[in-house]
RNA sequence: GGGCCCAUAGCUCAGCGGUAGAGCAGAAGACUCAUAAUCUUUUGGUCCGGGGUCCGAAUCCCUGUGGGCCCA
Numbered sequence: 001g002g003g004c005c006c007a008u009a010g011c012u013c014a015g016c017g018g019u020a021g022a023g024c025a026g027a028a029g030a031c032u033c034a035u036a037a038u039c040u041u042u043u044g045g046u047c048c049g050g051g052g053u054c055c056g057a058a059u060c061c062c063u064g065u066g067g068g069c070c071c072a
Base pairs, nucleotide, nucleotide: 001071002070003069004068005067006066007065010024011023012022013021018055026042027041028040029039030038048064049063050062051061052060
């Protein structure tokens, strides 16, 4: 220098253009003499930045940034 992939909750990741979810973690409750485990409920994200397309974008397009891999 060229190519490909990734970026979504505190962490690991889902998410087919129709307004964002799971597990773990956190909080409260139940159970227990108590703790753990288990069960129930619940908090938490302007989806990496900017622009474009569209009635509507986490999703499609362009560009930038950061990370990973391959080639030279």
The RNA shown here (transfer RNA) has 72 nucleotides and comes from a Candidatus Omnitrophota bacterium. Model confidence (mean pLDDT): 85 of 100. The source organism's lineage runs through Bacteria, Pseudomonadati and Candidatus Omnitrophota. Rfam family: tRNA. By type it is a transfer RNA.